[in-house]
RNA sequence: AUGAUCGCUGCGGGAGAGAUCGGGUGUCGGGAGGACAUUCGGCGCCGAAGGAGCAACCGCCUCGGAAACUCUCAGGCAAACGGACCGCAGUGUGAUG
Numbered sequence: 001a002u003g004a005u006c007g008c009u010g011c012g013g014g015a016g017a018g019a020u021c022g023g024g025u026g027u028c029g030g031g032a033g034g035a036c037a038u039u040c041g042g043c044g045c046c047g048a049a050g051g052a053g054c055a056a057c058c059g060c061c062u063c064g065g066a067a068a069c070u071c072u073c074a075g076g077c078a079a080a081c082g083g084a085c086c087g088c089a090g091u092g093u094g095a096u097g
Stems, first nucleotide, its partner, number of pairs: 006092008018043001020042009044077003050073001051071003057065003
């Protein structure tokens, strides 16, 4: 001096599936079989937080690493929040030359 790889931060994009049914509590409301929030239970669903399983393949090959596939434990099913992943910028690490 170059800056592989792996992270972190900021900004932008970012899908799917019941604004479901019943009970309780709280708030709003003059009141309601009303509205919102929350909690418990039921049935129906989604997969792109996380987790788990199989595996093409890869490796230092007695053993390991492995998906956007699969499962739905968790999470989610109006909006909001979240969101794998992608792009841009910054930053840490420091393979290689």